[in-house]
């Protein structure tokens, strides 16, 4: 330089063939149990879906172009 891939919560990731309030485990933080602790349960925080455009009633998804990481060719 080219191709392929990934990029959603602090961390790991799920999201099907474009549709509904964007989910989950962990971890934070309130509680309950417990002598305390751990473990278990209850709840509670937490996201401009990597940026910017486009298409469409409607975009995490579909397309462009950018940026980052991976892996291959040269």
């Nucleotide at each position: 330089g080219c191709g392929c891939u990934c990029g959603u919560a602090g961390c790991u990731c799920a999201g099907c063939u474009g549709g509904a309030u964007a989910g989950a485990g962990c971890a934070g933080c309130g509680g309950g149990u417990u002598u305390c602790u751990a473990a278990c349960c209850c709840g509670c925080c937490a996201g401009u879906c990597g940026c910017a455009g486009g298409u469409u009633c409607g975009a995490g998804u579909c397309c462009u172009g950018c940026c980052g990481g991976g892996c291959g060719c040269a």